Formats: sequence, structure tokens, C1' cells
RNA sequence: GCACUAGUAGCUCAGCGCGAGAGCACCGGUUUUGUAAACCGGCGGCCGGAGGUUAAACCCCUCCCUUUUGCU
Repeated sequence: GCACUAGUAGCUCAGCGCGAGAGCACCGGUUUUGUAAACCGGCGGCCGGAGGUUAAACCCCUCCCUUUUGCU
């Protein structure tokens, strides 16, 4: 330099153009002498950045940034 993979909550990941979600973590509560576990509830996202297509974009297109793997 070229091709490819990935970028979404603090972490690990879903999400085939129309509503942004789960588990763990964190906070509160129930339970316990107390802690853990269990159960209930809650907080937290301008979906890597910029532009474009569309009535509507995490999703499609272009460029850039970071990253996995391979080739040279």
C1' cells in the first nucleotide's frame, strides 16, 4: 500500500429502512443477625466522525478515524 472483519449503555453483545434492546455491572427496595445469593424496581445511548439517498437511516452509498486477519 491492497483486501477483509469490527465500531451500539461502564463491559460482553443483539438489532435485514419505520418502536434502540438483553445479560452482567451500578443504585434503591424485599429477604437475612450480617454479607453473599435470589426476587422486584430504577439509572445510564445524540448507535466512531462527516456528508449523501429516502417521507423515514444503527441499517443503504461515499470519505475519514480506530481495530481484527491475510497478502505484498
This is a predicted structure of a 72-nucleotide RNA (transfer RNA) from Phycodurus eques. The source organism's lineage runs through Eukaryota, Neoteleostei, Ctenosquamata, Euacanthomorphacea and Phycodurus. It matches the Rfam family "tRNA". By type it is a transfer RNA. From the family's description: Transfer RNA (tRNA) molecules are approximately 80 nucleotides in length. The coordinates come from a structure-prediction model, not an experiment, and the mean pLDDT is 82.